[in-house]
RNA sequence: UGAGUGGAUCGGACGGUCGCGGCAUGGUCUGACCAUGACGAGGAAAGUCCGCACUCCACAGGGCGCGGUGCUGGCUAACGGCCAGGCAGGGUGACCUGACGGCAUAGUGCCACAGAGAGGAAGAUUGCCCGCGCCAGUAGGCGCGAGCGAGGGUGAAACGGUGCGGUAAGAGCGCACCGGCGUUGCUGACGACAGCAGCGGCCAGGCAAACCCCACCGGGAGCAAGGCCAAACAGGCGCGAGAGGCGGCCCGUCUCGUUUGAGCGUCGGGUAGGCUGCUUGACCCCGGCGGUAACGCCGGGGCUAGAGAGAUGACCGUCGCUCCGUGUAUGCGGAGUACAGAAUGCGGCUUAUAGAUCGACUUGGCCA
RNA sequence: CGGGGCGUGGCGCAGUCCGGUAGCGUGCUUGAAUGGGGUUCAAGAGGUCGACGGUUCGAAUCCGUCCGCCCCGA
Numbered sequence: 001u002g003a004g005u006g007g008a009u010c011g012g013a014c015g016g017u018c019g020c021g022g023c024a025u026g027g028u029c030u031g032a033c034c035a036u037g038a039c040g041a042g043g044a045a046a047g048u049c050c051g052c053a054c055u056c057c058a059c060a061g062g063g064c065g066c067g068g069u070g071c072u073g074g075c076u077a078a079c080g081g082c083c084a085g086g087c088a089g090g091g092u093g094a095c096c097u098g099a100c101g102g103c104a105u106a107g108u109g110c111c112a113c114a115g116a117g118a119g120g121a122a123g124a125u126u127g128c129c130c131g132c133g134c135c136a137g138u139a140g141g142c143g144c145g146a147g148c149g150a151g152g153g154u155g156a157a158a159c160g161g162u163g164c165g166g167u168a169a170g171a172g173c174g175c176a177c178c179g180g181c182g183u184u185g186c187u188g189a190c191g192a193c194a195g196c197a198g199c200g201g202c203c204a205g206g207c208a209a210a211c212c213c214c215a216c217c218g219g220g221a222g223c224a225a226g227g228c229c230a231a232a233c234a235g236g237c238g239c240g241a242g243a244g245g246c247g248g249c250c251c252g253u254c255u256c257g258u259u260u261g262a263g264c265g266u267c268g269g270g271u272a273g274g275c276u277g278c279u280u281g282a283c284c285c286c287g288g289c290g291g292u293a294a295c296g297c298c299g300g301g302g303c304u305a306g307a308g309a310g311a312u313g314a315c316c317g318u319c320g321c322u323c324c325g326u327g328u329a330u331g332c333g334g335a336g337u338a339c340a341g342a343a344u345g346c347g348g349c350u351u352a353u354a355g356a357u358c359g360a361c362u363u364g365g366c367c368a
Numbered sequence: 369c370g371g372g373g374c375g376u377g378g379c380g381c382a383g384u385c386c387g388g389u390a391g392c393g394u395g396c397u398u399g400a401a402u403g404g405g406g407u408u409c410a411a412g413a414g415g416u417c418g419a420c421g422g423u424u425c426g427a428a429u430c431c432g433u434c435c436g437c438c439c440c441g442a
Stems, first nucleotide, its partner, number of pairs: 001364005007358004012319007020040002023037005042339001046350002049348005054222004061251004066218005071085005086100001087098004101213002107211002109207003126151001127148002130145006160178006179203002181200008226276004235267005242256004283302008320337007369441007378394004388425001396412005418434005
């Protein structure tokens, strides 16, 4: 200096003039009006993909079914999240990705087309060997029958590889070494796993984002959940001995009801007003200690929207940043300034994003 | 706030569940037939299945994320 990889922060600032929201204080007086003060959208507020807090359903009990997760160890209130590691794959590398338990051995399936042949150990195109017959001077050629499975070819994938022996010819048929698989022991690690040594001829594939098996987890609804106050009204009809507890079913259990009728269905009427839930939190900032880290503990400091048709805006000026033009320099002119608005709250994930800054690492070139 | 469905030639729809390389109707173009048009007959063109990734030998189809449209409840 070029190209990359990972992480973190900001994402406009200042001043003035008007205009908003709730809160606090004061004045004023019964009209909610004025003054002052501090505060007033996000890193994603988005998507609604997950988890929870909180609230209600009498308890939230058991089972089936259904759904979710899936290597190991940690963090956390919890999670499908985060951190660290293992293994596999990609990359020269820094790093990235993983849907990562189990494959015929619980069982059932699929592998089209091509090819001789793709699962109960399949397959016979070219070729090798043997037997019989025919032609031919021999080698050899043709036909039939039986045996074989290495090469070539097809395909995403073809039933381990090299060498020796053996055989009529071959083939793990046997042996040595290597590879894969299974298994035993030792060492290291909490562990996933890694390394070493031995045994076994076992060598019959791939797909579980195929059905599935195994382990663990899961009651239902959601702030339009709920609670309080005020106001108003109008009940009728049908079914009915059981019904209700709302994802579907069963068991248990509780409540209500059995003609004074619960509940279900249907027709019709009234109300939709006010207050609350509503922001002090698994909260934020600084420092120290522990931990590789995620994070935890201790000490100190802070209170930072709570609207309710839904506030936080408009104008002017000065700068900041990016781009273009001009300019010896200082500068001048113009254009632009991203994604985007809280609605119960929080921890994550995913997606959108003009640009700016910091720092670590990898790699190419050059110089010393 | 909660729940469900859809996206395929110009248009309207199958195919997706069960993965083997995309069809039907209508419309368009050309030809035949007619004095001419319509009908009819024959032939042809036109899509990579909303977008991007992943699994697989292979994806419209299976899985994930995003975009757009529609419906239901409260």